[in-house]
Context: one part of a larger RNA
């Protein structure tokens, strides 16, 4: 996308069936110096805890990344300053969100029928015998419970509601995403952007004033420091706010 299911549509389900790693190992405590054993020695069922391999999820913490961002700085160019371009992001020091592991959390319970096996009762065969009739147990395995998908399950199911109801396109987007799809919103509006605030990153902007090593042709120039200044700049986060765009269709 077409057809079917059906009068058209919206929402919620049932559950045939399919899938599944609620997994594996080690150690410690307790059971217990108990059972057992003359002694020497020396368990287990069960209960609790830890570590590790594997599996699933997450990002408050820690760590990594962070060509968002901030700062320092070299060479060169824009006449100078400021602000910038290029040089692997020029290099270096930090670094939010996101992603992530080295970080954090979970990996728990249980029923039924059985296998090998262990038995009860018990004949054939006056005995014996778990088996022939009958019955009780018994595994990380099987089928359930539980979790995921699931009515194209053609045996095409059920329930509720609507009858111009609803859907699609368009547009603003992301909890979604290869394209489709999915989800939020579309003025009866916080969907995205702008702005403001909060939170956060960097680390104290420019300009001006003062101080000042040093240089000087004695006119000045001046690295750097201090104050203004927890400044300036910026933000993939949170909130507020219809200013802009979701108009009209």
């Nucleotide at each position: 996308c077409g057809c079917g299911u059906a009068a058209g549509g919206u929402g919620u389900c049932u559950g045939a069936u399919g899938g599944a790693a609620g997994g594996g190992g080690c150690c410690c405590u307790u059971u217990a110096g108990u059972a057992c054993g003359a002694g020497a020695g020396g368990a287990a069922c069960g209960a609790g805890g830890g570590c590790u391999c594997g599996g699933g999820g997450c990002c408050a913490c820690u760590a990594g990344u962070u060509u968002a961002c901030c700062a320092g700085u070299u060479g060169u160019c824009u006449g100078g300053c400021a602000a910038g371009g290029c040089a692997a992001u020029g290099c270096u020091g930090g670094g939010u969100a996101g992603c992530c592991a080295c970080g954090c959390c979970c990996u728990g319970a249980u029923g039924g029928a059985u296998a090998a096996g262990a038995g009860c009762u018990g004949a054939a065969a006056g005995c014996a015998u778990c088996u022939a009739a009958g019955c009780u147990c018994g595994a990380a395995g099987c089928c359930g419970c539980c979790c995921c998908a699931g009515a194209g399950a053609c045996g095409a199911g059920a329930c509720a509601c609507c009858u111009c109801a609803g859907a699609a396109c368009g547009c603003u987007c992301g909890u979604a995403a290869a394209a489709g799809a999915c989800g939020a919103g579309u003025u009866u509006g916080a969907u995205a952007g702008a702005c403001u605030g909060c939170g956060g990153a960097u680390g104290u902007a420019a300009g001006c004033a003062c101080g000042a090593a040093g240089c000087u042709u004695c006119g000045g120039c001046g690295a750097c420091g201090u104050g203004u200044u927890c400044a300036g700049u910026c933000c993939a986060g949170c909130a507020g706010c219809a200013c802009u765009a979701a108009u009209u269709g």

Large-subunit ribosomal RNA, domain VI from a Candidatus Poseidoniaceae archaeon, 249 nucleotides, folded computationally. Its Rfam family is "Archaeal large subunit ribosomal RNA". Taxonomically the source falls in Candidatus Poseidoniaceae (Archaea, Thermoplasmatota, Candidatus Poseidoniia, Candidatus Poseidoniales).